[in-house]
C1' cells in the first nucleotide's frame, strides 16, 4: 500500500402530506414531518422521465422543440465518517 467487509458503535440525511417563500412550468429553497437512504455527499457526462414561458407549425383545437427540472430513475465520474472477528 491494494482489495474486501458486520445484525456493533458514533453520527447524518430526509419520501408523502401540510404551510410559506421562488417559477410560465417541471421543480426548487425554508418550516413542519419521516416513507425510506450505507454514499438519499457532489457532478447533468451517457440514457430515461417531467415541464414547454420564448420560439416554429396550425384557421382553431392542438402539436413540436430544452436552452429548463430531476443524480431519492439507471449507468458512469469524483470524494468520503465509524470500523470489529
Nucleotide at each position: 500500500g491494494a482489495a474486501g467487509a458486520g445484525c456493533a458503535a458514533a453520527g447524518g440525511c430526509a419520501a408523502a402530506a401540510c404551510c410559506g417563500c421562488a417559477g410560465a412550468a417541471a421543480u426548487g429553497c425554508g418550516g413542519c414531518g419521516a416513507c425510506g437512504c450505507a454514499a438519499a455527499a457532489c457532478c447533468a457526462c451517457g440514457g430515461g422521465u417531467c415541464u414547454a414561458c420564448a420560439g416554429c407549425c396550425g384557421a382553431a383545437a392542438g402539436g413540436c422543440c430544452a436552452u429548463g427540472a430531476u443524480c431519492g430513475c439507471c449507468g458512469g465520474g469524483u470524494u468520503g465518517c465509524c470500523g470489529a472477528a
c-di-GMP-I riboswitch aptamer from a Desulfobacteraceae bacterium, 85 nucleotides, folded computationally. Its mean pLDDT, the model's own confidence on a scale to 100, is 82.